SAM riboswitch aptamer (S box leader) from a soil metagenome, 110 nucleotides, folded computationally. Model confidence (mean pLDDT): 84 of 100. The sequence is in RNAcentral, with records from MGnify.
Formats: sequence, structure tokens, C1' cells
RNA sequence: UCAUCCAGAGGGGCAGAGGGAACCGGCCCGGCGAAGCCCCGGCAACCCGCGUGCAGCCCUGCACGCUCGGUGCCAACUCCGGCCCGCACCACCCGGUGCGGGGCAGAUGA
Repeated sequence: UCAUCCAGAGGGGCAGAGGGAACCGGCCCGGCGAAGCCCCGGCAACCCGCGUGCAGCCCUGCACGCUCGGUGCCAACUCCGGCCCGCACCACCCGGUGCGGGGCAGAUGA
């Protein structure tokens, strides 16, 4: 910089109080064992590789499939919100709630 982020996938051992990135708020997970480390298993299909089809062939591109390999991932949408916009509802007003879109931040891959 680009792409993706409402899908999917857990057991064991060590360990011992935290964890869900950071701040704030909410809501959750956790001695029926958190984080971390290790083993095994799985998910997925970003990359590599292989195959099929199309673009007349090679190259290349696109679509689809497979999954030995490189990563990644395996509670909750990236757990939700924070800033902006729209719609609906509530409220005399300030404002609030819900839904949707965008943004910020972040994660993963190339």
C1' cells in the first nucleotide's frame, strides 16, 4: 500500500488469577481453572503447489475445486459503543433508545 474481518473450527498437560489489543463506558468469560507455554486435533483458503473450465495455444488473467507446504485462526460481528450521517420510536426541553451506513482504531494475509 492492497484485500478481508455478521461464516467456520477444542481436547489434554504444565501453570495459578486474571482475560476479552490500548483508554473510557457497557456486557461477558474465568478456581467447573484466566493469561502464558507445550502436545495433539480441527477450521479456513491469504500465499505456495496441484487440478478443471473459459478467454484460440504458451504466458497471463478470471472462476471453481483440492489441501502436502508457509502463515493465520478455533466464546460472543473485530463482543458492543465512543466521532459523523440517515431512519424509526420515546421525551415539554436538554436528551435517550433501536436499526442502518460511514469513519477512527485494530487484527490477519500478501